[in-house]
RNA sequence: AAAGGGCAAACCGUCCGCGAGGACGGGACGCAAAACCACGGGGCUCCGCCAAGGGAGUCAGCCGGGUUGCCGAA
Numbered sequence: 001a002a003a004g005g006g007c008a009a010a011c012c013g014u015c016c017g018c019g020a021g022g023a024c025g026g027g028a029c030g031c032a033a034a035a036c037c038a039c040g041g042g043g044c045u046c047c048g049c050c051a052a053g054g055g056a057g058u059c060a061g062c063c064g065g066g067u068u069g070c071c072g073a074a
Base pairs, nucleotide, nucleotide: 006031007030011026012025013024014023015022016021029061035067036066037065039064040063041062042059043058044057045056046055047054
């Protein structure tokens, strides 16, 4: 560079959750790890008194890191 493909943003519907958000279905903005992991940073939610210190959660398609993985020049 290809080949076989894979995943699925926003939005819509149904359900769960106080909420951030999640699951399923539709749908594609994009992604060479947009596979998995909450370890570090960060965003967001809840508790506390609309505070501080603090606690609990959530986001892996925010960044870093860890593990695994298809094809190929290799």